[in-house]
RNA sequence: CAAAACCUUCGGGGCAGGGUGAGAGUUUGCGCCGCGAAUGUCGGCCGUAAAUUCAAUUCCCGAUCGGCGGUAAAGCCCGCGAGGAGGGGGAAGGCGGUGCGCUAUUCACAGCCUCUCCUCUCCAGGAUCCGGUGAAACUCCGGGGCCGACGGUACAGUCCGGAUAGUAGAAGGUUUGG
Numbered sequence: 001c002a003a004a005a006c007c008u009u010c011g012g013g014g015c016a017g018g019g020u021g022a023g024a025g026u027u028u029g030c031g032c033c034g035c036g037a038a039u040g041u042c043g044g045c046c047g048u049a050a051a052u053u054c055a056a057u058u059c060c061c062g063a064u065c066g067g068c069g070g071u072a073a074a075g076c077c078c079g080c081g082a083g084g085a086g087g088g089g090g091a092a093g094g095c096g097g098u099g100c101g102c103u104a105u106u107c108a109c110a111g112c113c114u115c116u117c118c119u120c121u122c123c124a125g126g127a128u129c130c131g132g133u134g135a136a137a138c139u140c141c142g143g144g145g146c147c148g149a150c151g152g153u154a155c156a157g158u159c160c161g162g163a164u165a166g167u168a169g170a171a172g173g174u175u176u177g178g
Stems, first nucleotide, its partner, number of pairs: 001178001003176008017061003023054008031045004035040001063158002065148002067080004075146002083123008092114004097109003128144005150161003
């Protein structure tokens, strides 16, 4: 110096405040039913009215957040990652079988199942404009706008969950080789 193998560490942020009230509760009155001889300190009602309490980080106003590589510094330019389905290969374990003159826990062969690792394919997969500077910017500066997986739940980028998972990648180290 560039390459390979391996190891270690790291590797996602975010509802302040207000409004509404699906729904749930409590109290009281009334109604109905039951019981009772009874105008009742009685019991019941997915009956009804009023008052009142709780109630969405999801709705409305508003607030707020922005993984990784590339490139003039990027959520919205190009690409990658996170979700789902499937194929192929390696290794390990298990199961039963066949073959090797004979024998099989032991050798060989192919098959099925499980786990794990690698890899590939398919599906799903959001959003940006204007002005300025400049050699160059949909990236900077100013302004306006927009977007955000799946399951749960009162409809979720922000809550809970799969996830003490996975991950694009980042940094460092060891060994080998030139």
FMN riboswitch aptamer (RFN element) from a Terriglobia bacterium, 178 nucleotides, folded computationally. Its mean pLDDT, the model's own confidence on a scale to 100, is 77. It matches the Rfam family "FMN riboswitch aptamer (RFN element)". Rfam describes the family as follows. The RFN element is a highly conserved domain that is found frequently in the 5'-untranslated regions of prokaryotic mRNAs that encode for flavin mononucleotide (FMN) biosynthesis and transport proteins. NCBI's taxonomy places the organism under Bacteria, Pseudomonadati, Acidobacteriota, Terriglobia. The model forms 97% of the base pairs in the Rfam consensus. The sequence was found by an Rfam model in a public genome assembly.